[in-house]
Context: one part of a larger RNA
Molecule: large-subunit ribosomal RNA, domain IV
Organism: Patescibacteria group bacterium
RNA sequence: CCAUGGCUAAGGAACUCGGCAAAACAGCGACCGUAACUUCGGGAUAAGGUCUCCCCAUACUUGUAUGGGGCGCAGCGAAAGAGUCCAGGCGACUGUUUAUCAAAAACACAGCUCUCUGCUAAGUCGUAAGACGAUGUAUAGGGGGUGACGCCUGCCCAGUGCUAGAAGGUUAAGAGGAGGGGUUCACGCUCUGAAUCGAAGCCCUAGUGAACGGCGGCCGUAACUAUAACGGUCCUAAGGUAGCGAAAUUCCUUGCGGGGUAAGUUCCCGCCUGCACGAAUGGCGUAACGGUCUGGACACUGUCUCGGCCAUGGAUCCG
Numbered sequence: 001c002c003a004u005g006g007c008u009a010a011g012g013a014a015c016u017c018g019g020c021a022a023a024a025c026a027g028c029g030a031c032c033g034u035a036a037c038u039u040c041g042g043g044a045u046a047a048g049g050u051c052u053c054c055c056c057a058u059a060c061u062u063g064u065a066u067g068g069g070g071c072g073c074a075g076c077g078a079a080a081g082a083g084u085c086c087a088g089g090c091g092a093c094u095g096u097u098u099a100u101c102a103a104a105a106a107c108a109c110a111g112c113u114c115u116c117u118g119c120u121a122a123g124u125c126g127u128a129a130g131a132c133g134a135u136g137u138a139u140a141g142g143g144g145g146u147g148a149c150g151c152c153u154g155c156c157c158a159g160u161g162c163u164a165g166a167a168g169g170u171u172a173a174g175a176g177g178a179g180g181g182g183u184u185c186a187c188g189c190u191c192u193g194a195a196u197c198g199a200a201g202c203c204c205u206a207g208u209g210a211a212c213g214g215c216g217g218c219c220g221u222a223a224c225u226a227u228a229a230c231g232g233u234c235c236u237a238a239g240g241u242a243g244c245g246a247a248a249u250u251c252c253u254u255g256c257g258g259g260g261u262a263a264g265u266u267c268c269c270g271c272c273u274g275c276a277c278g279a280a281u282g283g284c285g286u287a288a289c290g291g292u293c294u295g296g297a298c299a300c301u302g303u304c305u306c307g308g309c310c311a312u313g314g315a316u317c318c319g
Base pairs, nucleotide, nucleotide: 001314002313003312004311005310006309007308008307010305011304014303019300029051030050031049032048037042039148053070054069055068056067057066058065059064060063071075076081083298084297085296086295087294088293089292090290091289095107096106111146112145113144114143115142116141117140123132124131125130149285150284151283152282154215155214156213159212160211161208162207163206164205165204168203169202170201174197175196179192180191181190182189183188216234217233218232219231220230243277244274255271256270257269258268259267
């Protein structure tokens, strides 16, 4: 010097990206006592207090209660054995995952919804036979999306997709055979061939958004100013509704105001000027839950001020 472990005056997060690590809390023992919020189940062992040993007596349910007494620095007398609280984001939850850098806000999930499928089902595997689906039968099975629950889920069918449509247009093989060519004395043989009749598809006509998706611009206007309920105009298939909003989304930006701090690019609340939120590629809330992320507080500490000492094992040096 390195590793592991132990102790450390005063201070107590000043360390650091960040309390990382360590310390601390301490019997899912008894008694007392427990808030907001809530889906009334929870939250909750919330939080926060007090007690805990031995002897005697009394009462009984025989291990508790009450009373009296005793000892120690110390009575859960050793060991083992939760730190807690406040606020917010995300995901409802228990689960699952990158064997070997990611455990999460990702996946899944009950629930919701769209769609296909009438049974030799749809779908899947296989060249096939055959098998699964299923010894099931639409309260069933397959596929897509969303993701508990609560309140909801707006407008656009022009494009693309899907569905429907006995008309019409276009359209292949095929049918058809006017007509034409070659050859022939002829019969024939052969080549070519216009009308016309010919499916699905496409065109066309509709429907359809919890289908793929999309959801404007400019100008003016109120008796301070500012702003514009209002008006005009252009374009569109239709011009973003409710709710939310500097957000896991905000470039300008450390936006502005408020809170917390002595001091706060983070955090919380509010505002709305949304570069570029927005409604099942779901919107907004939400108790409970989380080895999740963010901010704060108490407790506690060698994380630090700032080091020091000890033990064990190494490295190294000397013999």